[in-house]
This is a predicted structure of a 75-nucleotide RNA (transfer RNA) from a Candidatus Saganbacteria bacterium.
It matches the Rfam family "tRNA". By type it is a transfer RNA. About the family: Transfer RNA (tRNA) molecules are approximately 80 nucleotides in length.
NCBI's taxonomy places the organism under Bacteria, Bacillati, Candidatus Saganbacteria.
The sequence was found in a public genome assembly.
RNA sequence: GGCCCCAUCGUCUAACGGUUAGGACAUCAGCUUUUCAAGCUGACGAUCGGGGUUCGAUUCCCCGUGGGGCUACCA
Numbered sequence: 001g002g003c004c005c006c007a008u009c010g011u012c013u014a015a016c017g018g019u020u021a022g023g024a025c026a027u028c029a030g031c032u033u034u035u036c037a038a039g040c041u042g043a044c045g046a047u048c049g050g051g052g053u054u055c056g057a058u059u060c061c062c063c064g065u066g067g068g069g070c071u072a073c074c075a
Base pairs, nucleotide, nucleotide: 001071002070003069004068005067006066007065010025011024012023013022018055027043028042029041030040031039048064049063050062051061052060
């Protein structure tokens, strides 16, 4: 240099183009307990950036950014 894959709450992980973007863990609050842990209830919290297609994009296309993998050349 070429090709391929990935990017969603703090972390992990879902979402036939039409969801209030869901779940688990963590965090916070309450309940429970002599205390802690565990358990129960609730709250908080995310679509990498810019364009395009579309009535409608997390989803499809292009460019970029970041990460990973394979490969070629020079030395």